[in-house]
RNA sequence: AUUGUUCAAAGCUAAACCUAGCGUAAGUUAGGGACGGAAAGUUGCGGAUCCAAGUAUUUGGAAAGUCGAACUGCUGAG
Numbered sequence: 001a002u003u004g005u006u007c008a009a010a011g012c013u014a015a016a017c018c019u020a021g022c023g024u025a026a027g028u029u030a031g032g033g034a035c036g037g038a039a040a041g042u043u044g045c046g047g048a049u050c051c052a053a054g055u056a057u058u059u060g061g062a063a064a065g066u067c068g069a070a071c072u073g074c075u076g077a078g
Base pairs, nucleotide, nucleotide: 005078006077007076012037013036017032018031019030020029021028022027035065041071042070043069045068046067047066049062050061051060052059053058
């Protein structure tokens, strides 16, 4: 110096649900909330999923807290 592992501290994020706004909808924004998270940070790139239109191939959209992929990244001690 790097990798793995154990323990700790500070900070970060925020499921369900409630209120208000936006959207045909999936959903989303703000406030409250606290199930969880060590990438639950970023990117719809691939698959699966969800919504709308269409007889249908399909088209347009949603979702990063569904699985992969890519990029980036905080912390003390043993």
The prediction has a mean pLDDT of 80.
This is a predicted structure of a 78-nucleotide RNA (c-di-GMP-I riboswitch aptamer) from Methylococcaceae bacterium NSP1-2.
It was read from a public genome assembly, where an Rfam model found it.
The model forms 95% of the base pairs in the Rfam consensus.